Annotation:
RNAcentral holds the sequence, with entries from ENA. Predicted 3D model of a 369-nucleotide RNA (Bacterial RNase P class A) from a Bacteroidales bacterium. Its Rfam family is "Bacterial RNase P class A". Rfam describes the family as follows. Ribonuclease P (RNase P) is a ubiquitous endoribonuclease, found in archaea, bacteria and eukarya as well as chloroplasts and mitochondria. By type it is a ribozyme. The prediction has a mean pLDDT of 76. The source organism's lineage runs through Bacteria, Pseudomonadati, Bacteroidota, Bacteroidia and Bacteroidales.
């Protein structure tokens, strides 16, 4: 210097006109005018997760199912989030050791409890993928024995080094890896240093399963409240037929009542509609003090969309940015309105998208020293 990754940041700017959706004043009976000042985002996304708030009978205990989440400490309202540390893996290098392997430094990485509690599974290739096995080899008393070499696989029955054997084999026996316990030191603690004892030995729990912690369900179209017009559950007054049924008596009339109807006031629930929820909050931003950091505190400041067929929009210039040509440069012409996206209850966080550009660290590649 190109090119690509990964982290932060920044997310075109102004001015005019016309308009859209809240808010205050003023005017007007009203209806509407007329002035001022407000009006997306870093992700308003997905709706994963953790809180606020509502409602569900109580939202308490137990026990089973089911879900989740899984080193440590700290942070945080809370979290499966976020900071610091721990360990395990992989590559690099220094060193030590005959050899397996250890230490130590960088750098990448890891949903990191338990297959050493029980159960299954484990393609193909391979003899043999698990209470072993026998194709080559190798030994052989030819009946077999062997797992050291080959060879197959992601993975071969702990390694390696010495005994040992026919030949071999944790079969012995030293170191090493490994997981348990106790002891010692260090650390808040995960853990580690060193000693000691037991002891297993492919792999898989994003297989069932164990252990341990947490979790009632729904979700703003939760949910409160106030309510037209029509209809009318019920109450009452009034009118009105004696038309009809009922009651009143053993039965019949008369006579009083009640009910079928009509107007009138009351009234409940529900509907449309409308208020609230609902925008000042674990709340931003500065700054100083504390902490390695997340993050906590003190002080100052600020108020920053709230809509419900659902606003935040349109032309128009001016400049910026990128692109192309054009020129030695300065310029100058011509395009490109320029990423991903559009608040719907509110907060914390997590993932995905993102033109142009900055800054910072890592690879690759070519030049130059």
């Nucleotide at each position: 210097a190109a090119c690509g990754g990964c982290a932060u940041c920044c997310g075109c700017u102004c001015u005019a006109u016309c308009g859209c959706c809240g808010g205050c004043a003023g005017c007007g009976u009203a209806a509407g005018c007329u002035g001022c000042g407000g009006g997306a985002g870093g992700a308003a996304a997905g709706u994963c997760c953790g809180g606020g708030c509502a409602g569900c009978a109580a939202a308490g205990a137990g026990u089973c199912a089911c879900c989740a989440u899984a080193c440590u400490u700290c942070c945080u309202a809370a979290c499966a989030g976020g900071a610091a540390g721990g360990g395990a893996c992989g590559c690099a290098c220094c060193g030590c050791g005959c050899a397996a392997g250890c230490u130590g430094u960088g750098c990448g990485c890891c949903a990191c409890a338990g297959c050493a509690a029980g159960u299954g599974c484990c393609a193909c290739a391979g003899a043999a993928a698990a209470c072993a096995g026998a194709c080559c080899g190798c030994c052989u008393u030819c009946g077999g024995g062997u797992a050291a070499g080959g060879g197959u696989g992601a993975a071969a029955a702990c390694g390696c080094g010495a005994g040992g054997u026919a030949a071999g084999a944790g079969c012995u026996c030293a170191c090493g890896a490994c997981a348990u316990g106790c002891g010692u030191c260090a650390g808040u603690g995960a853990u580690g240093u060193c000693g000691c004892a037991u002891g297993a030995u492919g792999g898989u729990a994003a297989a069932c399963c164990u252990u341990a912690u947490g979790g009632g369900c729904u979700g703003a179209a939760a949910a409160a409240c106030c309510a037209a017009a029509u209809a009318u559950a019920c109450c009452g007054g009034c009118a009105g037929u004696u038309a009809a049924g009922g009651g009143u008596u053993g039965a019949c009339u008369c006579g009083c009542u009640c009910u079928u109807u009509g107007c009138c006031g009351g009234g409940g629930g529900g509907u449309a509609g409308g208020u609230u929820g609902a925008u000042u909050g674990a709340g931003a931003c500065g700054u100083g003090c504390g902490g390695c950091a997340a993050c906590g505190u003190a002080c100052g400041c600020c108020c920053u969309a709230g809509a419900u067929u659902a606003a935040u929009g349109a032309u128009a210039g001016a400049g910026g940015u990128c692109u192309g040509g054009u020129u030695u440069c300065a310029g100058c012409c011509a395009g490109u309105u320029c990423a991903c996206a559009g608040a719907a209850c509110c907060c914390g966080g997590c993932u995905u998208a993102c033109a142009c550009g900055a800054u910072g660290c890592c690879g690759u590649u070519u030049u130059u020293u």